[in-house]
RNA sequence: UUUAAAGUUUUCUAGGGUUCCGCAUAGAGAUGGUCUGGUCCGAGAGAAAACCACAAAUGUUUUGUGACACGGAAGGAUAAAAGCCUGGGAGAU
Numbered sequence: 001u002u003u004a005a006a007g008u009u010u011u012c013u014a015g016g017g018u019u020c021c022g023c024a025u026a027g028a029g030a031u032g033g034u035c036u037g038g039u040c041c042g043a044g045a046g047a048a049a050a051c052c053a054c055a056a057a058u059g060u061u062u063u064g065u066g067a068c069a070c071g072g073a074a075g076g077a078u079a080a081a082a083g084c085c086u087g088g089g090a091g092a093u
Base pairs, nucleotide, nucleotide: 007051008050009049010048011047012046015041016040020038021037022035023032024031025030052066053065054064055063056062057061068088070091074086075085076084
């Protein structure tokens, strides 16, 4: 100095809050996430699957490969927050 199929999507998890539901207080207007939860958000550095790319072969289907990854503060979106986005960024090594 450099990020490449080192790709895309889906489902889920760690995690996250409070629109809606539920719950609690209250009693008709609400308040509470300093409420276990359902809905919801959700990972570059978490999991799985499908696709995809590349390579090989006994060839139209099989097999294999798809590595590694410390990391703020601040800001942004949504109802709100976050391992979400800025961002494999700044920085560190």
Molecule: Guanidine-I riboswitch aptamer
Organism: Ureibacillus endophyticus